The part of an RNA shown here (small-subunit ribosomal RNA, 3' major domain) has 480 nucleotides and comes from an uncultured Planctomycetota bacterium.
The coordinates come from a structure-prediction model, not an experiment, and the mean pLDDT is 83.
The full RNA is in RNAcentral, with records from ENA and SILVA.
[in-house]
Context: one part of a larger RNA
């Protein structure tokens, strides 16, 4: 000076208490362990590894992860090199394929003394190099997580201590804040804080198509005439500053209540992450030192594996029902995506889906009925009209190809499971909870996962004894 303390003070946070909803018991998805395997690739490992890289493991992906089968200047670059053909295009036979053999067509540009030479491509021979997801993340860059968007870290000059240091950054108030304001050997900066950015909420001006319809006319329908009001677009403006008004306050800062206002004290949400900590994560995105291979640790290719299963943990889905469950009718979103696509409409099929086929490179056309909600009837507390695993047939889709290993339809079956020990988790407002809709990746899909989008819409607190973390000041120390 730091760093600890089952020392002390103050102050904070869904820490805790209130309260609502879960996880832990069942059934399945899924990712780890483990145990099995020829192989079950590799890497994360308390918080801060476990629906994590993986925003798509059937082949590819896929990685020496395994078996087999091939190849060795090589799948890929650049120069020399020795030969030989222009490149190209196709046929045959063998094979699992990669590949091996073998035929056929084809003769271009450029310069020529017509002999040939060159330029580019290929194939061939040899060399220098290629390669490597081979090992070090404790050689390293770069990103990254995590304390934590917590309120800190620190500099100059000045004082001041022999020094290592200390003041500044302490105190007294206040703040979400080392925010501010007094006060003061300190007086100033500088990185975060905060403000500048998107975005939502209100209004105005401009603009009126592909959107919109008050009022006219037409009507099945904003469908068209037509309108330029409103909606909405979408670009520019205003708007919110403790500015005003009481009180508290040290005349301060700033707190508390009030007006006006769509909004009020940081309106709400988002990017934005200080110095540094964990030799924290990645050499398997990339890039890189050394170190290892070099006929193999490279490359090519068939086939299997990564999905395996006595179990053990994580992290969802689906339910144990009546606030539900099945039929029947009927309303109301946002956000996105679409030409190798989205597909109306029509038909055929119980369907999943077939075939035809407008219109859409889109505010025009289309995915595409939202769904929970209202309403009408059936069930009457039952392992049930609950749950839906599992199984068994019979089918459709994508794709060379669904056995290992896809998805989805129907029909048949109908396990466990009556609300979960000890224990743990989120969450404080358009948020918990519940309803649904959309993308990305993607041929298809194990998506219940991850990322937006909206509907419906609660309950508790307004305290800081306690239990976890944190930050200031202080004290003590067998620590550095």
């Nucleotide at each position: 000076u730091g760093a600890c303390g089952g020392g002390g003070g103050c102050u904070c946070a869904c820490a805790c208490c209130a309260g609502c909803g879960g996880u832990g018991g069942a059934g399945c998805a899924u990712g780890u362990g483990g145990c099995u395997u020829a192989a079950u690739u590799c890497g994360a490992g308390g918080c801060u590894a476990c629906g994590c890289g993986a925003a798509g493991a059937g082949c590819c992906u896929u990685a020496u992860c395994c078996u087999g089968g091939g190849u060795u200047u090589g799948a890929c670059a650049u120069g020399c090199u020795u030969g030989a053909g222009a490149a190209c295009c196709u046929c045959a036979c063998u094979g699992a394929a990669a590949g091996g053999u073998g035929g056929g067509g084809g003769u271009g540009c450029c310069c020529u003394u017509c002999g040939g030479g060159g330029a580019g491509c290929u194939c061939u021979u040899g060399c220098a190099c290629a390669g490597g997801u081979g090992c070090u993340g404790c050689a390293u860059g770069g990103c990254u997580g995590u304390c934590g968007u917590c309120a800190g870290c620190u500099c100059g000059u000045g004082u001041u201590g022999u020094g290592a240091g200390a003041u500044g950054u302490c105190g007294g108030g206040u703040u979400a804040a080392g925010u501010c304001c007094c006060u003061u050997a300190a007086c100033g900066a500088g990185c975060g804080a905060a403000a500048c950015c998107c975005u939502u909420a209100u209004c105005g001006u401009u603009a009126g198509u592909u959107g919109c319809c008050a009022g006219c006319g037409u009507a099945a329908a904003g469908u068209c005439g037509g309108g330029a009001a409103c909606u909405c677009u979408a670009a520019c403006g205003a708007g919110a500053c403790u500015g005003c008004c009481g009180g508290u306050g040290u005349u301060a800062a700033a707190c508390c209540g009030g007006a006006g206002g769509a909004a009020g004290g940081u309106g709400g949400g988002g990017a934005u992450g200080a110095c540094g900590u964990c030799a924290a994560g990645u050499c398997c995105u990339c890039a890189u030192g050394g170190c290892c291979u070099u006929u193999a640790u490279g490359c090519c290719c068939g086939g299997g594996g990564c999905u395996g299963c006595a179990c053990a943990c994580g992290u969802g889905c689906u339910a144990c029902a009546a606030u539900g469950g099945a039929g029947g009718g009927u309303a109301c979103a946002a956000a996105g995506g679409g030409u190798c696509g989205c597909a109306a409409c029509g038909u055929c099929g119980c369907g999943a889906g077939g075939c035809g086929a407008a219109g859409c490179u889109a505010a025009u056309c289309c995915c595409a009925u939202a769904a929970a909600g209202c309403u009408c009837u059936c069930c009457c507390c039952a392992g049930u009209u609950c749950g839906g695993a599992u199984u068994g047939a019979a089918g459709g889709c994508u794709g060379c190809a669904a056995c290992u290993c896809g998805c989805c339809u129907u029909c048949a079956u109908g396990a466990a499971g009556c609300c979960g020990g000890a224990a743990u988790c989120g969450c404080u407002a358009g948020u918990a909870a519940u309803c649904g809709u959309g993308g990305g990746u993607c041929a298809g899909c194990c998506a219940u996962a991850c990322c937006a989008c909206g509907g419906u819409g609660a309950a508790u607190g307004u305290g800081u004894u306690c239990c976890u973390g944190a930050g200031c000041c202080u004290u003590g120390u067998a620590c550095a």